RNA sequence: GCCCGAGUGGCGGAACUGGUAGACGCGCACGACUCAAAAUCGUGUAGGUACCCCCUGUGAGAGUUCGAUUCUCUCCUCGGGCA
Numbered sequence: 001g002c003c004c005g006a007g008u009g010g011c012g013g014a015a016c017u018g019g020u021a022g023a024c025g026c027g028c029a030c031g032a033c034u035c036a037a038a039a040u041c042g043u044g045u046a047g048g049u050a051c052c053c054c055c056u057g058u059g060a061g062a063g064u065u066c067g068a069u070u071c072u073c074u075c076c077u078c079g080g081g082c083a
Stems, first nucleotide, its partner, number of pairs: 001082007010026003019066001027045006046056003059075005
């Protein structure tokens, strides 16, 4: 340099092929249980705003579309292959 694959909450990882993003597990916070702890169970856990409402959010940007994590293009990062 060329080719292929991947990028989604704090972490792993779903979302069945364009139509409610984040299931499930781990971690963390609080609570229950206990004399206390572990284990177990319950609730919560992206960002902006003090909170609700609301808005934004799938590596970054653009395009197609009524509608994009999903399709197209460029770039970035990681992994593999060829030379």
A computed fold for an 83-nucleotide RNA from a Candidatus Buchananbacteria bacterium, annotated as transfer RNA. It matches the Rfam family "tRNA". By type it is a transfer RNA. Rfam's curators write: Transfer RNA (tRNA) molecules are approximately 80 nucleotides in length. The organism belongs to Candidatus Buchananiibacteriota, within Bacteria. It was read from a public genome assembly.